[in-house]
Context: one part of a larger RNA
RNA sequence: CUGGGCGUAAAGGGCGUGUAGGCGGCUUUUUAAGUUGAUGGUGAAAUCUCCCGGCUCAACCGGGAGGGGUCUGUCAAUACUGGGAAGCUUGAGGACAGCAGAGGAGGGUAGAAUUCCCGGUGUAGCGGUGAAAUGCGUAGAUAUCGGGAGGAAUACCAGUGGCGAAGGCGGCCCUCUGGGCUGCUCCUGACGCUGAGGCGCUAAAGCGUGGGGAGCGAAGCGGAUUAGAUACCCGCGUAGUCCACGCCGUAAACGGUGAACACUAGGUAUAGGAGGUAUCGACCCCUUCUGUGCCGAAGCUAACGCUUUAAGUGUUCCGCCUGGGGACAACGGCCGCAAGGCUAAAACUC
Numbered sequence: 001c002u003g004g005g006c007g008u009a010a011a012g013g014g015c016g017u018g019u020a021g022g023c024g025g026c027u028u029u030u031u032a033a034g035u036u037g038a039u040g041g042u043g044a045a046a047u048c049u050c051c052c053g054g055c056u057c058a059a060c061c062g063g064g065a066g067g068g069g070u071c072u073g074u075c076a077a078u079a080c081u082g083g084g085a086a087g088c089u090u091g092a093g094g095a096c097a098g099c100a101g102a103g104g105a106g107g108g109u110a111g112a113a114u115u116c117c118c119g120g121u122g123u124a125g126c127g128g129u130g131a132a133a134u135g136c137g138u139a140g141a142u143a144u145c146g147g148g149a150g151g152a153a154u155a156c157c158a159g160u161g162g163c164g165a166a167g168g169c170g171g172c173c174c175u176c177u178g179g180g181c182u183g184c185u186c187c188u189g190a191c192g193c194u195g196a197g198g199c200g201c202u203a204a205a206g207c208g209u210g211g212g213g214a215g216c217g218a219a220g221c222g223g224a225u226u227a228g229a230u231a232c233c234c235g236c237g238u239a240g241u242c243c244a245c246g247c248c249g250u251a252a253a254c255g256g257u258g259a260a261c262a263c264u265a266g267g268u269a270u271a272g273g274a275g276g277u278a279u280c281g282a283c284c285c286c287u288u289c290u291g292u293g294c295c296g297a298a299g300c301u302a303a304c305g306c307u308u309u310a311a312g313u314g315u316u317c318c319g320c321c322u323g324g325g326g327a328c329a330a331c332g333g334c335c336g337c338a339a340g341g342c343u344a345a346a347a348c349u350c
Stems, first nucleotide, its partner, number of pairs: 003322004007304002012318001014201004021194003025088007033081002035077007048066007091191001092188004096183004103177007110154001115149007125136002162169002206247006215241002220236004258317006266295011299306002323350003332343004
């Protein structure tokens, strides 16, 4: 390199957007670049195939032909691909009318609870555990009632539920805003799919500056446990967790399953629409579209399992793998304030 692969054996990029590139619906017409055929020139040999010959055979060697490689010309063909022109509507997009939603950003606001402060009642304990102790409490704690402060998170609803490209999103109200689904006719007329680079987004932790700090709580301190206990349990507790702005760019970023399209039995549940029968109206029931689950046939799979949400059958494009360790590493480069991230060998060894 070819081949074979990527749910769990090595292997899907964390996600999006989109450049180059690759690939691309139906019809007519034209062209003849690709393609196919014929023929001419030019042009390495060996290998390969066939024929002939030489070593007693063969391997091997020699000769010829075919084939093969590069460049170039002529003629012909026009199904397919490509180029030009014209058209179409089923792909794609748009208009219109509805629908659901923790989708995003900003602002406001509510109640419960924890903690703290003040005051009242009240007295000797509280707390904590397997049992305890550290700790708190006669300077009056815990408990209970009233008042106040502050921060963070939103019980029930809640779902096998919904939304988002992913990360992720949950009280209520307002403003701004993205996407999706359904219905009907209408409009544009292939405008599409994928996407190396690039750019953007990206949980938690971490970093910078400034705020904030109730609870929780790395580190740290103490009490236990234990042979020890730098842990598990208990009491404290700093960063942090929260906010603003700026970085970081990672993850078991997982469905461990890239994106798009088409096709291939059913059954059942659920969420959002549309329609039908019936009805005063609705529910139920039936049909259909979109999403989310479970079961399951054919098929696939090493098995487990997957199965119209495929890991089935096909097409297009991207990413990735190639024995284990060395190595989520070294060196170099790029990025970063740093932490570090991305890219990524070899010796050696089994």